Predicted 3D model of a 99-nucleotide RNA (SAM riboswitch aptamer (S box leader)) from Algoriphagus iocasae. Its Rfam family is "SAM riboswitch aptamer (S box leader)". About the family: The SAM riboswitch is found upstream of a number of genes which code for proteins involved in methionine or cysteine biosynthesis in Gram-positive bacteria. Gene Ontology term of the family: regulation of gene expression. Its mean pLDDT, the model's own confidence on a scale to 100, is 84. The organism belongs to Algoriphagus, within Bacteria.

RNA sequence: UGCUUAUCGAGAAAGACCGAGGGAAGGGCCCAACGACGUCUUAGCAACCUGUUUCCAAGGUGCUAACUCCCAUCCCGAGUUAUCGGGAACAGAUGAGCG
Numbered sequence: 001u002g003c004u005u006a007u008c009g010a011g012a013a014a015g016a017c018c019g020a021g022g023g024a025a026g027g028g029c030c031c032a033a034c035g036a037c038g039u040c041u042u043a044g045c046a047a048c049c050u051g052u053u054u055c056c057a058a059g060g061u062g063c064u065a066a067c068u069c070c071c072a073u074c075c076c077g078a079g080u081u082a083u084c085g086g087g088a089a090c091a092g093a094u095g096a097g098c099g
Stems, first nucleotide, its partner, number of pairs: 001099008013042005021031003026071003043064003048060003051056001068091001073088006
C1' cells in the first nucleotide's frame, strides 16, 4: 500500500512540554494564545482479537469535542418550493484475516 469481512446515534481527561493552526479532502459549521493540534506520562472508556472458569478485563490494538460534526451522489416521502425526514451508495476510521 491493496483485497475480504464486521462495526461506526453509546462511552471515556488530567498534568507536563511545545506554540498556530486543527476538525481527511471541497462547502458549511465548529475548536483554538483562557494554548487548540501534536508529543509524553498517568488515568479512563470499550470489548475487535488473544487468553480464560462464557464472563472477567490479564495481554495486543483502538478510542477519550461535536452522530464518521453536517452536507455533497442516487432513491423514497412530506412541503408553505425555504427546506425537512428516511434509506442506499461513495469516501473514511478501527479491528480481524489475507497478499